A computed fold for a 74-nucleotide RNA from a Pseudomonadales bacterium, annotated as transfer RNA. It was read from a public genome assembly. NCBI's taxonomy places the organism under Bacteria, Pseudomonadati, Pseudomonadota, Gammaproteobacteria, Pseudomonadales. Its Rfam family is "tRNA".

């Protein structure tokens, strides 16, 4: 330098046939339980969907450029 894949909550990931208020687990926090903790139960908080631009009535999802990462080729 070229090619393929990946980037969604603090962390691990789902969602990608374009239309839901964007989700799960875990973590954190609050309450219950307990003598106090842990575990368990209930709930709450938390996201510019890597960034810009474009297509569309509508984009996490399609196109494009850029950034970061993994692997392969030279």
């Nucleotide at each position: 330098g070229c090619g393929u894949c990946c980037g969604u909550a603090g962390c691990u990931c789902a969602g990608c046939u374009g239309g839901a208020u964007a989700g799960a687990g875990u973590a954190a926090c609050u309450g219950g339980c307990u003598u106090c903790g842990a575990a368990c139960c209930a709930g709450u908080u938390g996201g510019u969907c890597g960034g810009g631009g474009g297509u569309u009535c509508g984009a996490a999802u399609c196109c494009u450029c850029c950034c970061g990462g993994a692997c392969g080729c030279g």